[in-house]
Predicted 3D model of a 136-nucleotide RNA (FMN riboswitch aptamer (RFN element)) from a pig gut metagenome. Its mean pLDDT, the model's own confidence on a scale to 100, is 84.

RNA sequence: AUCUUCAGGGUCGGGUGAAAAUCCCAACCGGCGGUAUAGUCCGCGACCCAUCGGCGGUAUGUUCCGGAGAGCAUAUUGCAGAUGGCUGAGCCGUUGAAACUACGGCACCGACGGUAAAGUCCGGAUGGAAGAAGAU
Numbered sequence: 001a002u003c004u005u006c007a008g009g010g011u012c013g014g015g016u017g018a019a020a021a022u023c024c025c026a027a028c029c030g031g032c033g034g035u036a037u038a039g040u041c042c043g044c045g046a047c048c049c050a051u052c053g054g055c056g057g058u059a060u061g062u063u064c065c066g067g068a069g070a071g072c073a074u075a076u077u078g079c080a081g082a083u084g085g086c087u088g089a090g091c092c093g094u095u096g097a098a099a100c101u102a103c104g105g106c107a108c109c110g111a112c113g114g115u116a117a118a119g120u121c122c123g124g125a126u127g128g129a130a131g132a133a134g135a136u
Base pairs, nucleotide, nucleotide: 001136002135003134004133005132006131013025014024015023027120028119029110030109031044032043033042034041039108040107048085049084050083051082052081054079055078056077057076058075059074060073061072062071063070064069090106091105092104093103094102112123113122114121
């Protein structure tokens, strides 16, 4: 360098109500790389937004043209790409050379659409991806 594969988990139970796995009590979960083992530190991915150019579809106008059609401009739309933006939450103590990562304690966080208000249901997603492994 090329190819292949892998690459996200989670509401037992109960209350109210016409209806809630969404509210209340309680339960459960934690992508990737770094680092003394991390949902909370540093960085990345995905989701979302903007801009740029590329490849296609549609419409309108215009030019060429016998016709088929072609070029150009504008609008709109689909696909991936690049750049940028956005993107939640932790402290204390102990041990130790070293840990906001281990242990102890008490906390906190979790996109968008749907729906009785969602980290856990359904959906975009049999998608994509940070990366990991293997083969040549």
Description:
The sequence is in RNAcentral, with records from MGnify.